[in-house]
RNA sequence: AUACGAGACUGGCAAACCCGUUCGAAAGACAGGGACGCAAAGCUUCAGGCCUAAAGGUUAUUAUCCCAUGGCGGCUGAGCCGCCGAA
Numbered sequence: 001a002u003a004c005g006a007g008a009c010u011g012g013c014a015a016a017c018c019c020g021u022u023c024g025a026a027a028g029a030c031a032g033g034g035a036c037g038c039a040a041a042g043c044u045u046c047a048g049g050c051c052u053a054a055a056g057g058u059u060a061u062u063a064u065c066c067c068a069u070g071g072c073g074g075c076u077g078a079g080c081c082g083c084c085g086a087a
Base pairs, nucleotide, nucleotide: 004085005084012038013037017033018032020030021029023028036074042080043079044078046077047076048075049072050071051070056066057065
């Protein structure tokens, strides 16, 4: 240095759920609490996947269906960056 990842060290993050917001159509995001887990659960939607369907389209017209330009990086791959050091 690369790989690897301890019932190791130091710190870190925070699912469900609760509560809220001069956010949002929704999915969701964010703040506080909480702790299921995480060695990238740090960052990026580039590819796939998943969620939503406002606008638009469709239509048998308060309906239905299609659609991401909206989301999820704690779904997977990829890219970038990074703490510690036993076997």